[in-house]
RNA sequence: UCCGCGGUAGCUAAUUGGUAGAGCGGCUCGCUGUUAACGAGUUGGUCGUAGGUUCGAAUCCUACCCGCGGAG
Numbered sequence: 001u002c003c004g005c006g007g008u009a010g011c012u013a014a015u016u017g018g019u020a021g022a023g024c025g026g027c028u029c030g031c032u033g034u035u036a037a038c039g040a041g042u043u044g045g046u047c048g049u050a051g052g053u054u055c056g057a058a059u060c061c062u063a064c065c066c067g068c069g070g071a072g
Stems, first nucleotide, its partner, number of pairs: 001071007010024003018055001025043006048064005
């Protein structure tokens, strides 16, 4: 330098054009001798950045940034 894969909540990770969900975690309450476990409620996101396409973009296109792998 080129090619491929990836970047979404504190962590892991769905959403493949039409209101961004889940598990774990955090907080509150219940349960009980206490903790853990369990139950209920609650808390959560500029979807890597900037443009473009579209009535509408996490999703499609372009450039760039970061990580992993490969080629030279």